[in-house]
RNA sequence: GGGCGUGUAGCUCAGCUGGUUAGAGCACGAAGCUUAUACCUUCGGGGUCCAUGGUUCGAGUCCAUGCACGCCCACCA
Numbered sequence: 001g002g003g004c005g006u007g008u009a010g011c012u013c014a015g016c017u018g019g020u021u022a023g024a025g026c027a028c029g030a031a032g033c034u035u036a037u038a039c040c041u042u043c044g045g046g047g048u049c050c051a052u053g054g055u056u057c058g059a060g061u062c063c064a065u066g067c068a069c070g071c072c073c074a075c076c077a
Stems, first nucleotide, its partner, number of pairs: 001073007010026004019057001028044005050066005
């Protein structure tokens, strides 16, 4: 340099053919339980979905560019 893939909560991920409230598990906080902790149960907080622009009545989802990461290939002193 070329190709492909990924980017959504603190972490690991889901999100279908674009459709009206952005979710799960773990983690975190509180309450219950306990002498206490843990386990368990219930409740709760936490996101503008990598960035910018575009298409659309409507974008996490489609398109373009950029960025980051991973894999493969090529080049090179």